This is a predicted structure of a 156-nucleotide RNA (glmS glucosamine-6-phosphate activated ribozyme aptamer) from Marininema mesophilum. The sequence was found by an Rfam model in a public genome assembly. Taxonomically the source falls in Marininema (Bacteria, Bacillati, Bacilli, Caryophanales). Of the family's consensus pairs, 89% are formed in the model. Rfam family: glmS glucosamine-6-phosphate activated ribozyme aptamer. Rfam links the family to the GO terms catalytic activity and regulation of gene expression. Rfam classes the family as a riboswitch. Rfam's curators write: This entry contains a glucosamine-6-phosphate activated ribozyme that is found in the mRNA for GlmS. GlmS is an enzyme that uses fructose-6-phosphate and glutamine to generate glucosamine-6-phosphate.
[in-house]
RNA sequence: UCAUGUUGUGAAGCGCCAGGACUGCAAAGGCAGUUGACGAGGUGGAGGGAAAUCGAUCCUUCGGCGGAUACCUCCCGGCUUUAGCAUCGAAGCCGUGGGGCCAAUGCACAAAUGGGUGGGGUGACCUAUCUGACAAAGGCAUUGGCACGAUGCUAU
Numbered sequence: 001u002c003a004u005g006u007u008g009u010g011a012a013g014c015g016c017c018a019g020g021a022c023u024g025c026a027a028a029g030g031c032a033g034u035u036g037a038c039g040a041g042g043u044g045g046a047g048g049g050a051a052a053u054c055g056a057u058c059c060u061u062c063g064g065c066g067g068a069u070a071c072c073u074c075c076c077g078g079c080u081u082u083a084g085c086a087u088c089g090a091a092g093c094c095g096u097g098g099g100g101c102c103a104a105u106g107c108a109c110a111a112a113u114g115g116g117u118g119g120g121g122u123g124a125c126c127u128a129u130c131u132g133a134c135a136a137a138g139g140c141a142u143u144g145g146c147a148c149g150a151u152g153c154u155a156u
Stems, first nucleotide, its partner, number of pairs: 014066004019062001020035006038055003044075005076095006083154007100146008114131007
C1' cells in the first nucleotide's frame, strides 16, 4: 500500500430566509428580533431529476432558495424461472447482507406534539432534563399457490 474476514460506529426532514405569521420599540416612513420538518427508512458507477419513500403532529412542518441516498435510462455485478451443473437467449427482481411474483399470518420500546421540573430572554421564543403513550412503508420469518426455451455433460 492492496485484498479478505469479523465487530462496532456513522448518513440529508438536511442548510438558509427577501414573503408570510408572531414579538418589542416607535408611529410620518419604519427599526430590531423570533419562527420557519417529528421521527422511521435510505447511497454499485455515470447521466437525468422543482413538484425524492413512510407515516405522526395543537397540521405556518405555509411560502421561497439550495442540497440530497427516491425514481428513470444505460453500464457493471448478483438472484429466481420444477433433478443437478455449464453456456447462450428470454421474462422478471435487486445492489455487494445483491434469495422471482401473488396472498395470508406473525414479529418490532419511533420521536416530537402531551404532562412535569430547571436555565436564558422585556417578549415572541430558545435550551436542558424527567415521564407517559400511539404509526406506516420498508424489512425479517412461516405457510400456500404461481413462473420459460436451446445445446452439452452427469445422475436416476